[in-house]
Context: one part of a larger RNA
């Protein structure tokens, strides 16, 4: 110089408090550990593994186990021969594969009457270079990623100090979210970061008018048509915010307070991640250097595991009711997406999952589409109940070659644990938290309660003493 310190000091952050909501008890999903198994495939392990690679394991996936098979191979390139190969019968077989029959003497261009030869392209067969390994080394690597941290940091020239390691600048008053700014100063510039610049959201101008909108105007009703271009909307260009104006205070940078304004001092979200840490993570995403298997550690097929099950852990969803449970009424009120191998209305049949059957729609047009807590009226009276829905039996429905091992739905029946949860812990400061329900994504189906995302309704904070991390300055050290 660092690090560190149950030393100081300054300052931050949902770090604590100050609340609101949970986790930790119970059932269920999932993902781990661990036991089991022929096999439970592999990789992640405090934060920074554990609804994580997997944005979807019935066969495929598929690497793993068992059994059957193939070896120049499922795939690439050369290289000789052959003209057909593929396809189709048949035997065998779970396929795979094998074995057999017939059919048959390939097709295109160029030479050329043809035949032949060359080349192209297809196939088979020989052979051997060599294909192939989700084998192994993330501690040999590129890439990419996580964390410290979106924290205010990390450094360079020349200069000057010091014998040197260095140090100064980057310290010190102030002041910001910020190494942001100002003062001062043996400093005097620079560069990576911060911040702006790039996307959205809120306002308003012009400009656009269909599939979108309807104020006046006509239509018996329906934006259903005429019309209409104002408004909503769409879309694309612009313009608006700068401590810009006033007061205070302060050398000054800012700082307090107003105005006006859709918006106020970073408006509000994203994006973006400085020099490094962790020999962190990933050879299985890809790519690669050695190493290691080549009648196998390769590759094909059937089946089977990945879904086991005394346990533990970890993230979730339903609850335990009365701010609720159950029935009906009300065309009650949204937003952002999806749709051609699709998305499917009206109709009819089914209790219902669903079936028929197909208008319309590559969609501001059709449609998936019913929002849902809410809002009325009833019933339930504090019960393990009209709570809660686990498990289970029986009766279907779909998707699919295929629903036993191991899908989802539906309808009748069952009606389990649980009465708000020990120590402990976790997540939020505004349209946030809580809470309600919708979409997509992966996907034939689906174990979704899972991720992305999008509206509905909408709370609480005295301040930094002290937990925890983290900056800056300083003082100890028997550490490097």
């Nucleotide at each position: 110089u660092g690090a560190c310190g149950g030393g100081g000091g300054c300052c931050c952050g949902c770090a604590c408090a100050a609340g609101c909501g949970g986790u930790g008890g119970a059932g269920c999903a999932u993902g781990u550990g661990g036991u089991u198994u022929a096999a439970u495939a592999c990789g992640u392990c405090a934060c920074u593994a554990a609804c994580c690679g997997u944005a979807g394991a019935a066969c495929c996936u598929c690497a793993c186990c068992c059994a059957g098979g193939c070896u120049u191979g499922a795939c690439a390139u050369c290289u000789g021969c052959u003209g057909a190969a593929a396809g189709c019968g048949c035997c065998u077989g779970a396929a795979a594969g094998g074995g057999u029959g017939g059919c048959c003497c390939c097709g295109g261009u160029a030479u050329u009457u043809u035949u032949a030869u060359a080349u192209c392209g297809c196939a088979g067969c020989a052979a051997g270079a060599c294909a192939g390994g989700u084998g192994u080394u993330g501690c040999a690597u590129g890439g990419c990623u996580g964390u410290c941290g979106u924290c205010a940091g990390c450094u360079c020239g020349u200069g000057u100090c010091g014998u040197g390691a260095g140090a100064u600048g980057u310290u010190g008053g102030g002041u910001u979210a910020a190494g942001u700014c100002c003062c001062g100063c043996a400093a005097c510039g620079a560069g990576c970061g911060c911040a702006a610049c790039c996307c959205u959201c809120a306002u308003c101008c012009g400009a656009u008018g269909u599939u979108g909108c309807c104020a006046g105007c006509g239509u018996a009703a329906a934006g259903u048509c005429g019309g209409g271009a104002a408004c909503u909307c769409u879309u694309c260009g612009g313009a608006a915010a700068c401590u810009g104006c006033c007061c205070g205070u302060g050398c000054a940078a800012g700082c307090g307070g107003g105005a006006g304004g859709a918006a106020g001092c970073u408006g509000g979200g994203g994006a973006u991640g400085a020099c490094g840490u962790c020999a962190a993570g990933u050879c299985a995403g890809c790519a690669u250097g050695g190493c290691c298997c080549u009648u196998a550690c390769g590759c094909c097929u059937g089946g089977g595991g990945c879904u086991a099950c005394a346990c533990a852990c970890a993230u979730g969803c339903u609850a335990c009711a009365a701010u609720g449970g159950a029935u009906g009424u009300a065309a009650a009120c949204a937003a952002u997406g999806g749709g051609c191998a699709g998305c499917a209305a009206g109709a009819c049949c089914g209790c219902g999952a669903g079936g028929u059957g197909g208008a319309g729609c590559a969609a501001a047009u059709c449609u998936c589409a019913a929002a849902a807590a809410u809002a009325c009226a009833u019933c339930c009276u504090c019960a393990g109940u009209u709570c809660g829905g686990a498990u289970u039996g029986c009766a279907g429905u779909c998707u699919g070659c295929a629903a036993c091992u191991c899908g989802a739905c539906u309808g009748c029946a069952u009606g389990a644990a649980g009465u708000c949860g020990g120590a402990a812990u976790c997540g939020c400061u505004a349209g946030u938290a809580a809470c309600c329900g919708c979409a997509g994504g992966u996907c034939a189906g689906c174990u979704a309660a899972c991720c992305u995302g999008c509206g509905c309704u909408g709370a609480u904070a005295c301040g930094u003493u002290c937990c925890c991390g983290g900056g800056c300055c300083u003082u100890g050290u028997a550490c490097a």
The part of an RNA shown here (small-subunit ribosomal RNA, 3' major domain) has 480 nucleotides and comes from an uncultured organism. Its Rfam family is "Bacterial small subunit ribosomal RNA". Gene Ontology terms of the family: ribosome and structural constituent of ribosome. The prediction has a mean pLDDT of 80.